Small-subunit ribosomal RNA from Candidatus Uhrbacteria bacterium GW2011_GWC2_41_11, 1507 nucleotides, folded computationally. The organism belongs to Candidatus Uhriibacteriota, within Bacteria. Its mean pLDDT, the model's own confidence on a scale to 100, is 81. It matches the Rfam family "Bacterial small subunit ribosomal RNA". Gene Ontology terms of the family: ribosome and structural constituent of ribosome.

RNA sequence: AAAUUAUUUAUCUGAGAGUUUGAUCCUGGCUCAGGAUGAACGCUGGCGGCGUGUCUAAGGCAUGCAAGUCGAGCGCACCUAUAUGCGAUUACAUCAAGAAUAGGUGAGCGGCAAACGGGAGCGUAACACCUUGGUAAUCUACCUCGAGGUCGUGAAUAGCCCUUGGAAACGAGGAGUAAUACACGAUGGUUAAAAGAGGUCUUAAGACUUUUUUUAUAAAGCUUUGGCGCCACGAGAUGAACCUAGGUCCUAUCAGCUUGUUGGUGGGGUAAUGGCCCACCAAGGCUAUGACGGGUAGCGGGUGUGAGAGCACGACCCGCCUCACUGGGACUGAGACACUGCCCAGACACCUACGGGUGGCUGCAGUCAAGAAUAUUCCUCAAUGCGCGAAAGCGUGAAGGAGCGACGCCGCGUGCCGGAUGAAGGCCUUCGGGUUGUAAACGGCUUUUUUCAGGGACGAACAAAUGACGGUACCUGGAGAAUAAGAGGUUGCUAACUCUGUGCCAGCAGCAGCGGUAAUACAGAGACCUCGAGCGUUAUCCGGAUUUAUUGGGCGUAAAGCGUCCGCAGGCUGUUUGAUAAGUCACAUGUCAAAUCUCCGGGCUCAACCUGGAUACUGCGUGUGAUACUGUCAGACUAGAGGCCGGGAGAGGCAUACGGAAUUGCCGGUGUAGCGGUAAAAUGCGUUAAUAUCGGCAAGAACACCAAAGGCGAAAGCAGUAUGCUGGAACGGUUCUGACGCUCAGGGACGAAAGCGUGGGGAGCGAAUGGGAUUAGAUACCCCAGUAGUCCACGCCCUAAACGAUGAAUGCUAGAUAUUGGAAGUAUCGACCCUUCCAGUGUCGUUGAACCAAGCUAACGCGUUAAGCAUUCCGCCUGGGGAGUACGACCGCAAGGUUAAAACUCAAAGGAAUAGACGGGGACCCGCACAAGCGGUGGAGCAUGUGGUUUAAUUCGACGGUAAGCGUGGAACCUUACCUGGGCUUGAAAGAUAGCUGCAAGCCGCCUGAAAAGGUGGCCGCCUUCGAGGGUGCUAUCUAGGUGCUGCAUGGUCGUCGUCAGCUCGUGCCGUGAGGUGUACCCUUAAGUGGGGUAACGAGCGCAACCCUCGUCCUGUGUUAUUUUUCCACAGGAGACUGCCCUCGCAAGAGGGAGGAAGGCGAGGAUGACGUCAGAUCAGCAUGGCCCUUACGUCCAGGGCGACACACGUGCUACAAUGGCCGGAUACAAUGGGUUGCCAAACCGCAAGGUGGAGCUAAUCCUCAAAGCCGGCCCCAGUUCGGAUUGAGGGCUGCAACUCGCCCUCAUGAAGCCGGAAUCGCUAGUAAUGGCCGAUCAGCCACGCGGCCGUGAAUACGUUCUCGGGUCUUGUACUCACCGCCCGUCAAGUCAAGAGAGUUGGUAACACCCGAACGUCGCCGUAGGGCGGCGGAAGGUGGGAUCAAUGAUAGGGACUAAGUCGUAACAAGGCAUCCGUAGCGGAAGCUGUGGAUGGAUCACCUCCUUU
Repeated sequence: AAAUUAUUUAUCUGAGAGUUUGAUCCUGGCUCAGGAUGAACGCUGGCGGCGUGUCUAAGGCAUGCAAGUCGAGCGCACCUAUAUGCGAUUACAUCAAGAAUAGGUGAGCGGCAAACGGGAGCGUAACACCUUGGUAAUCUACCUCGAGGUCGUGAAUAGCCCUUGGAAACGAGGAGUAAUACACGAUGGUUAAAAGAGGUCUUAAGACUUUUUUUAUAAAGCUUUGGCGCCACGAGAUGAACCUAGGUCCUAUCAGCUUGUUGGUGGGGUAAUGGCCCACCAAGGCUAUGACGGGUAGCGGGUGUGAGAGCACGACCCGCCUCACUGGGACUGAGACACUGCCCAGACACCUACGGGUGGCUGCAGUCAAGAAUAUUCCUCAAUGCGCGAAAGCGUGAAGGAGCGACGCCGCGUGCCGGAUGAAGGCCUUCGGGUUGUAAACGGCUUUUUUCAGGGACGAACAAAUGACGGUACCUGGAGAAUAAGAGGUUGCUAACUCUGUGCCAGCAGCAGCGGUAAUACAGAGACCUCGAGCGUUAUCCGGAUUUAUUGGGCGUAAAGCGUCCGCAGGCUGUUUGAUAAGUCACAUGUCAAAUCUCCGGGCUCAACCUGGAUACUGCGUGUGAUACUGUCAGACUAGAGGCCGGGAGAGGCAUACGGAAUUGCCGGUGUAGCGGUAAAAUGCGUUAAUAUCGGCAAGAACACCAAAGGCGAAAGCAGUAUGCUGGAACGGUUCUGACGCUCAGGGACGAAAGCGUGGGGAGCGAAUGGGAUUAGAUACCCCAGUAGUCCACGCCCUAAACGAUGAAUGCUAGAUAUUGGAAGUAUCGACCCUUCCAGUGUCGUUGAACCAAGCUAACGCGUUAAGCAUUCCGCCUGGGGAGUACGACCGCAAGGUUAAAACUCAAAGGAAUAGACGGGGACCCGCACAAGCGGUGGAGCAUGUGGUUUAAUUCGACGGUAAGCGUGGAACCUUACCUGGGCUUGAAAGAUAGCUGCAAGCCGCCUGAAAAGGUGGCCGCCUUCGAGGGUGCUAUCUAGGUGCUGCAUGGUCGUCGUCAGCUCGUGCCGUGAGGUGUACCCUUAAGUGGGGUAACGAGCGCAACCCUCGUCCUGUGUUAUUUUUCCACAGGAGACUGCCCUCGCAAGAGGGAGGAAGGCGAGGAUGACGUCAGAUCAGCAUGGCCCUUACGUCCAGGGCGACACACGUGCUACAAUGGCCGGAUACAAUGGGUUGCCAAACCGCAAGGUGGAGCUAAUCCUCAAAGCCGGCCCCAGUUCGGAUUGAGGGCUGCAACUCGCCCUCAUGAAGCCGGAAUCGCUAGUAAUGGCCGAUCAGCCACGCGGCCGUGAAUACGUUCUCGGGUCUUGUACUCACCGCCCGUCAAGUCAAGAGAGUUGGUAACACCCGAACGUCGCCGUAGGGCGGCGGAAGGUGGGAUCAAUGAUAGGGACUAAGUCGUAACAAGGCAUCCGUAGCGGAAGCUGUGGAUGGAUCACCUCCUUU
């Protein structure tokens, strides 16, 4: 809006995001996205229309203009025209003066206008404004209407003229003149005033009207003869004035204000009411519903925003108010206390002859200044309007227009179509390409815009004439794509991404944040995104923000319930009847200006813009009606509340008296050397007799048991007993009153501990203080002493974690149970017990069974004692810090309390819960972790690795565990990466392209040289489809090369926790969510192994098993060897499964036993979950990026990696008799290697080794163990131990053993006699000990490493402790995860605020002095006028108030990568923490006293459920 309604359709109508955390939910702030502007700034800029433009200094202004007009009010002067006529002179001609007619100009008198129009917002918090009503308390020129009148007389004055003062402005004197100027008289009404009578109304005063009497008061003329004026009255219209009610910003850190103040009487004054003013009288008036004071501000229509409610604003346009250089004042007038009038004072400026004068742009332009910033000294009265005029007309910076500014809104354009070798160029690239991009070029077309030419308005009404804009808009034709694109952004929010440069630098940033060598975040480039003649930035407002919450928030723990009660005002208030109709509701009506907004139309080509009509503007007034609810009045009731009666409970309060135990002191006795105290000590006390013990006396303080989660009280709080006084609550009662109630701002009372004052008292305890310990220190914790205080009386203080962190009251919403008090019932002799009701106080939780509903909450939790559902009232909160602080005020003796900010600073601060990690928290479990054992290391010598030092170089890496006999499982050259020196530069090796040579390549010599390399000679001279094709060499280019850097850019690999038992997933379930459950619990296991149970059921990676080796047996096969069974090797199989028995157990399983080669995983190996350590490695390899390119590449010789005052790690050999040495025709292995190799016999050599060559491509050959065993010597010593070191002589490998190899022989014979603190390995074929083999390798620095076999033990009570790990639980302010976090002083820098001896300035009052114009009163004067009183602006003096600015200095606060001292807090934070208070201390802090749990842990008590 349609429709009668229901209802339906349509329309209008509310979006969030980032940021606190490891993650989550909540609380909460900060920030962003939107719209707007009289804007400014930056970059850019083609056109037009419509708007708009000093927001700052109401600062100062040069110049011009912005208010005049009327001759139809008046008198003059002058000019022009007409020349008929008059005059003078004259012969004609000529002349000037005057009069007349017509027109005009100038100043003046007079009238009207000038109070409008135009500007600005200083002041004003007010009847200024808005809305509403009133004036019976008012005025109104010009205009309209009505009905009347307009008679007579007079005196001046300006202009002009004369004289005169002054520089000027401006005057002075004299003469004389006119009027619609002025004065007087007459007339007079429907006028005014007074008095009287009557009527109609009114809320009172009173209004209107009729009538009588008395008194008073008017006028102006002009004229073209049409009219225009003038006077008095009535009415209208318009404008103005006053009053009333309501509305109208912040501040209480402004709480009391007021003397014309409030009222009355009588005057004055005004158009009019009124303390408006005055005299007198009374003592009132306003105020927490905010007076008075302070700050800020013109108000409204409206504008911006918003879903709305609101919030903010008041430019342009309209209405009202106020102002006009600042302050005061009146005059004229219908109207002013007057923007371009007057007087006075002041400041400022100008002129001056210094005597004196003049001026007021907040009118239009313009100028200076101020400022981030805001225009032309333009045109015209053509239109609209205004003033004057009879009119013509004149005037008009009102207005209409033009100009300037992208300042805003709106519209248009900068071309359109085609065009792919997808051109060139740019950028990127994985080098293939991609992108810019149909974009350009190029072809065709069009002409809005631009420009040229031609035509050319509407706006003009009103017969004609008349257009500033303007030759403008518009129309027609021509030319030619021609004249026309930028700004911001591209990490997320937020649309849009790459490269290069830079390297926590330079810089960016609205918030979060980016930048420390791979930056989509800085800068540049390219590409892209958004908007577009604009785009961004800044500032401000609204929104988002439900973040002040009426709509629409909260207060247990996040900010927030007053410490508690009483209670005035205020707010709210039970049942019922009647009346009323104030609130409320309905209808009608008046008003709510126009413009604006909205809707429907219309006009500019559209739009912006303009315009017609309608709705609306939620408000106020009036009338009529309704009466449910609220209010008011009257009546009634008893369920709320209170009273009365009754018997009980209680640490309720105050006062007095009494009691025993303990402690300490004193006296006396007994008694002797200690006591006391601590983790351990010491100070201290004690032979002058302590402590201990017995008796007596004294003092003060507190009251064991009862005693409890119990009772009472408003809270704080209250405990021996008795008595007295006294408050409150509960229960019972057919008793009374009759809503008397609830809450409570301000106010009042009470209010732990500490503290203060005065006076007592003082046993114990005990701040401060002294001493002793502890400690790096110890102003502490512990100990010994000890003063205030703690106690009493009186008076203050008034705060606590004064807590249930939960205001009071009322009602409603399942229960169970315990307990305290009362009552009733049953029963009993009576009670207890039992059941029910009322009032209070608690709990609903765990081991196996049952067990809190709904609701609320962010969760934790609350749950009839609500944090549930509702009502009423009060208090309080609005990010963290600054700060419960400063200033002010009040209170206090003081300490201090109450009230209570801001600047500045941060982007968080916080609550609850979750997963981890951690704890000098707890529980359970495991491991050669400890313990019990055996053997070592740490001491010696040597070997080897590392650090350090040295060096030309001593290449590099690895650094707790998890580096250090590690990379290296072989550094004399090589390796080799390092150093010195000498060479090469497309290169020592590889690929591609092009060109040249037309030579292969290659091999062997010689010279120089350390070699590389250079020079030189010789030998050989390729394949071929015959194309110099392949190939080779040279040259050029692209490139090679790098053990150069980054393991914090990486791949791969590895170490470690750890062979620890864990780590996860799917579905389901629980939780708003992070997440949990599963995986917790009990039993068991080596094991998240298995069983039971279970909102979980399953599954995966791990465990185990499957794989390999060893141990027994069987079968088969078999080279070598061999004496058959055997044995050995290989292949396959069997065997062990808690299978059997006993005990325990629900089971899983555990203990024991049998059999068996082997028994509960038989032994060993391989195998390493999710992940951690930015662990290791760019030097094994690969690889991104960066770097070098006649060198950081490459070749060569020599040197170095092997140094040596030292330190550390890992080993070997020893220190000896369980040993060493010698002899033995002395015993027994197993891995494994071998043809450039292993090498036998035999011979030589003391030996290493040599000669030799058999055998072996290997169960065939090499091939032989050593400890052991037998026998002998040594006799406890630096030795017959030990073998380092050194000398001499040899051997082997190799191009080469000097630096720098190994081995042999002889000689030499060092340290060392079992190792400090500390520390390592090992649980059985293990440790210990003995030898053997292998890889690497020419050889070997191997005593290392990897394997093999021989001999072969001891011990484990046990889990308190150390270390590491696992599970559960608890606390947490940690999450980079305790190597965490974090507090305060001090030192440095910066900033803001407060205090401060003071200093300076502003504002508003007050008191006094002086006092202009002017007003008023009085007096004097014939008059002009003079004098005086009072009031009165500015000014002066004074003391205060208040607000700012500034200030030496001292104090605190905030912030600032790496300063100092400590360690206060977070875990039991290592003395639990915190609150109030007091003392003390470098500092955090410590201690005393009372309080809280927002304390961990253990134990105990109590409660609940079941039996």